[in-house]
RNA sequence: CGGGGCGUGGCGCAGUUUGGUAGCGUGUCUGAAUGGGGUUCAGAAGGUCGCAGGUUCAAAUCCUGUCGCCCCGACCA
Numbered sequence: 001c002g003g004g005g006c007g008u009g010g011c012g013c014a015g016u017u018u019g020g021u022a023g024c025g026u027g028u029c030u031g032a033a034u035g036g037g038g039u040u041c042a043g044a045a046g047g048u049c050g051c052a053g054g055u056u057c058a059a060a061u062c063c064u065g066u067c068g069c070c071c072c073g074a075c076c077a
Stems, first nucleotide, its partner, number of pairs: 001073007010026004020057001028044006050066005
C1' cells in the first nucleotide's frame, strides 16, 4: 500500500440477508421465600448500535467517508 472481517447496556453475544417498538445470557439494584448466608422466584435500572454525513415516512440494518482492532497478501529492510 491492496483485500477481507469485527465494533450493539458493566462483560460475552444475537439481531443486518428481506429497513418497521433495540434483544438474550451473565452481572448490578429492590422485594419475597430461608434464623442468616448460599440459592430460587418476581420486578427494576442500565445502550448516541465506533464516529460523521447521505438516502428514506422510517436506518443497528442501505450508500459514502473516517477511526480503532484483527487476519491475509504485496513492498522495503
A computed fold for a 77-nucleotide RNA from a Bacillota bacterium, annotated as transfer RNA.
NCBI's taxonomy places the organism under Bacteria, Bacillati, Bacillota.
Its Rfam family is "tRNA". Gene Ontology term of the family: triplet codon-amino acid adaptor activity.
The coordinates come from a structure-prediction model, not an experiment, and the mean pLDDT is 81.